[in-house]
RNA sequence: GCCGCGGGAGAAGGUGGGGCAACCCGCCGCCGAAGGAGCAACCGCCCCGGAAUCUCUCAGGUCACCGGACCGCGGC
Numbered sequence: 001g002c003c004g005c006g007g008g009a010g011a012a013g014g015u016g017g018g019g020c021a022a023c024c025c026g027c028c029g030c031c032g033a034a035g036g037a038g039c040a041a042c043c044g045c046c047c048c049g050g051a052a053u054c055u056c057u058c059a060g061g062u063c064a065c066c067g068g069a070c071c072g073c074g075g076c
Stems, first nucleotide, its partner, number of pairs: 001076007013028006029062003035058001036056003042050003
């Protein structure tokens, strides 16, 4: 680093339209733990590099499911 299993937060709203409904789309709001970007704490083989759980919210998320940084166990 990869695979499998388990755990895994936040917001979760308002409004308009379509539709029998489920649901879909737009606007505003809200969230930040895929990804991305920024500062730079920190770190290292140390003056050159690597860099976050911080910041931004482009993306993403906004019933649940899914996803999900990260953690544990097993295997390669």

Notes
A computed fold for a 76-nucleotide RNA from uncultured Sphingopyxis sp., annotated as Glycine riboswitch aptamer. RNAcentral holds the sequence, with entries from MGnify. NCBI's taxonomy places the organism under Bacteria, Pseudomonadati, Alphaproteobacteria, Sphingopyxidaceae, Sphingopyxis.